[in-house]
């Protein structure tokens, strides 16, 4: 100098005015005073997983959906950690929807002879069989019957690759190496690795159907329960069981019912759920690590048309401008993405600028 | 807040079983017809298949991620 990985911050302090929650006080009420707390790393997208609530305590089967190398971690996951394999990079390191195509079915347009039961267009070969011609003969030329898949051409892909031998020409036909498949042995907890042997070869596509393994009931805080208010006048379905509803894609099962349910209409207020939680900080121990265990300490938003804001001053980090005697001086500028709505764990996406640690060339 | 559906020509919609050039109606442009206009007739143009990436020989179609629009729900 150029990079790689991990972690963190993303203005600070003070004053004035204002907003929401809670506590205390004044106050008949309205309201006021004091104290204290008051957005994020993504609060976002709502893509996964869980808690919680209701339906049964979520039970059986089918269908559907999801995940997909291994082993761990976790409340759980499609997340994370460590490793395996494949690919990229000189390297630090990065990337991978990474089970099965030898269970079955389907697809492979155009071009091409032929696209998965392979095939023979241009070509190559006359060793064998046979015919004709030339020739004294050896032999030669041509045809038929045939052989071949090395060469050319087409294509995304042409039926293992390269080399040597072999042959009439050729061909895993034979051999060596390589790739792949199967079996055996050894190592490993496993994915897998190493070695040996075998017949020589079984295209691509599963983000096509499918097969295998594992997981999976539905809805969502506008869940759900309470108080108050409202419930005028109506329409429809079923009717003591082969019924209706809860119940959601279906069946079973379960629960509720003497009157039940649906449509439509009315109400649109209050209060609960609601924030103490798989919680944060620090220390110690175990583990390669994700993480776990123990101790100690802290309380850290709860609104409901919805608070978390505005102004001023000082400073600091960047950025811009002017100037310079290159030491500096002066002026301007808070400046990214964004913003809680039941709560957590992840993933993904957006992000001005800055800091720290380790490593590579 | 929560849940679901969609985005193809100027407009309204097809196509979606991956396959060679994505179509239809209306509109628009040109011609023909008419004294002229409309209608009818003939011909043509017009597409980032919302955007980005992936799977595949090949993607409007399959998968993932963004953006936008619409609907339902007390």
């Nucleotide at each position: 100098g150029a990079g790689c990985a991990g972690g963190c911050c993303g203005g600070a302090c003070g004053g004035c005015c204002g907003c929401g929650g809670c506590g205390c006080c004044c106050c008949c009420c309205a309201g006021g005073g004091c104290g204290u707390c008051g957005a994020g790393g993504a609060a976002a997208g709502u893509c996964c997983g869980g808690g919680c609530u209701c339906c049964a305590c979520a039970g059986g089967g089918c269908a559907g959906g999801g995940u997909g190398c291994u082993u761990c971690g976790u409340a759980a996951c499609g997340c994370g950690a460590a490793g395996g394999c494949g690919g990229g990079g000189c390297g630090a390191c990065c990337c991978g929807a990474c089970g099965g195509a030898a269970a079955g079915u389907g697809g492979c347009a155009c071009a091409g002879a032929a696209a998965a039961u392979a095939c023979a267009c241009a070509g190559c070969c006359u060793a064998c069989g046979u015919c004709u011609c030339c020739c004294a003969a050896a032999g030669g030329a041509g045809g038929c019957c045939g052989g071949c898949a090395a060469u050319g051409g087409u294509g995304a892909a042409a039926a293992g690759g390269u080399g040597c031998g072999g042959u009439a020409a050729g061909a895993g036909c034979g051999c060596a190496c390589c790739a792949g498949c199967g079996c055996c042995g050894c190592g490993g907890a496993g994915a897998c690795g190493c070695g040996g042997c075998g017949g020589c070869u079984u295209g691509c596509u599963a983000a096509a159907c499918c097969c295998c393994a594992c997981c999976u009931g539905g809805a969502g805080c506008a869940a759900g329960a309470c108080c108050a208010a409202a419930u005028a006048g109506g329409g429809g379905a079923g009717c003591c069981a082969u019924g209706g509803c809860g119940u959601g894609g279906c069946c079973c099962g379960c629960g509720c019912c003497g009157c039940u349910c649906c449509c439509g209409g009315g109400u649109u207020g209050g209060a609960c759920g609601c924030u103490u939680g798989a919680g944060g900080g620090c220390c110690g121990c175990g583990g390669c690590g994700a993480c776990g265990c123990g101790g100690u300490u802290c309380c850290c938003a709860g609104a409901u048309g919805a608070a978390u804001g505005g102004c001023c001053g000082u400073c600091u980090c960047g950025g811009g401008g002017c100037u310079u005697u290159c030491g500096g001086g002066c002026c301007c500028u808070a400046g990214a993405c964004a913003g809680a709505a039941c709560c957590c764990g992840g993933c993904u996406u957006a992000c001005a600028g800055g800091c720290c640690u380790g490593c590579u060339c | 807040g929560g849940c679901g559906a969609g985005g193809u020509a100027g407009c309204u919609c097809a196509g979606a079983u991956g396959g060679u050039u994505a179509g239809a109606g209306c509109g628009u442009c040109g011609g023909a017809u008419u004294c002229a206009u409309a209608a009818c007739c003939c011909g043509g143009a017009g597409g980032u298949c919302a955007c980005g990436g992936g799977u595949u020989c090949a993607a409007c179609u399959c998968c993932c991620g963004u953006c936008c629009u619409c609907g339902c729900u007390a």
Two RNAs folded together computationally: RNase P RNA and transfer RNA, 435 nucleotides in total. It holds a member of the Rfam family "Bacterial RNase P class A". The family's RNA type in Rfam is ribozyme. Gene Ontology terms of the family: ribonuclease P activity, tRNA processing and dimeric ribonuclease P complex. Its mean pLDDT, the model's own confidence on a scale to 100, is 79.